[in-house]
The prediction has a mean pLDDT of 80.
A computed fold for a 75-nucleotide RNA from a Candidatus Aenigmatarchaeota archaeon, annotated as transfer RNA.
NCBI's taxonomy places the organism under Archaea, Nanobdellati, Candidatus Aenigmatarchaeota.
Its Rfam family is "tRNA". By type it is a transfer RNA. Gene Ontology term of the family: triplet codon-amino acid adaptor activity.
RNA sequence: GGGCUCGUAGCUCAGCUUGGAUAGAGCGUCUGGCUUCGGACCAGAAGGUCGCGCGUUCGAAUCGCGUCGGGCCCA
Numbered sequence: 001g002g003g004c005u006c007g008u009a010g011c012u013c014a015g016c017u018u019g020g021a022u023a024g025a026g027c028g029u030c031u032g033g034c035u036u037c038g039g040a041c042c043a044g045a046a047g048g049u050c051g052c053g054c055g056u057u058c059g060a061a062u063c064g065c066g067u068c069g070g071g072c073c074c075a
Base pairs, nucleotide, nucleotide: 001074002073003072004071005070006069007068010027011026012025013024020058029045030044031043032042033041051067052066053065054064055063
C1' cells in the first nucleotide's frame, strides 16, 4: 500500500440479508417489596448522536460514498 471483517445501553450481544411506525435482550446499576441484616427471589425505573460525516429516500441501525478505531490476510 491492497483486500476482508467488526464497531448498537456500563459489559456481552440480537436486529442489517428484504429500509417502516416508541431500537431490544441478558448481565450489571438504582428504587421498592421480602429478610433480623445480606444474598437469592419478586416488582419497577434509569441508561442509546446505532463509531463519525455526507448522500439517496416520504422514511436509514439497515442502502451508497468518505473517514476513524480494533482484528485477520496479502504485499